[in-house]
């Protein structure tokens, strides 16, 4: 000079697809994934959806996540499955503990 890794809280996030069952909600199973809805509550109901709280998980060396996008190519029973798009546009970037620490530099002996 610096405050890493880790932890807690705060903040920002997403929850798809296929098969079977079932008026819806939902239940069981398969796929990818860190996570695909674990617990509770509410709205809607000829509608096939939506919202809230909590939990798990992820997130600033910003592809966590959103937009473009009902996008393009490939694979798949199918999909935001893989790749492209993508030094495109956005995106939360706080506090404390650990810590008189770690790490580094300079000088003196």
């Nucleotide at each position: 000079g610096c405050c890493a890794a880790c932890g807690a809280c705060a903040c920002g996030g997403g929850a798809g697809u296929c098969c079977g069952g079932u008026g819806c909600g939902c239940c069981g199973g398969g796929c990818u994934g860190a996570g695909a809805g674990a617990g509770g509550g509410g709205c809607a109901c000829g509608a096939a959806g939506c919202c809230c709280c909590u939990g798990a998980c992820c997130g600033u060396c910003g592809a966590a996540c959103c937009u473009g996008a009902u996008c393009c190519g490939g694979a798949u029973c199918a999909u935001g499955c893989c790749g492209g798009c993508g030094c495109a546009g956005g995106g939360a970037c706080g506090u404390c503990g650990c810590a008189u620490u770690u790490c580094u530099c300079u000088c003196a002996c």
The prediction has a mean pLDDT of 75. A computed fold for a 109-nucleotide RNA from Nakamurella silvestris, annotated as TPP riboswitch aptamer (THI element).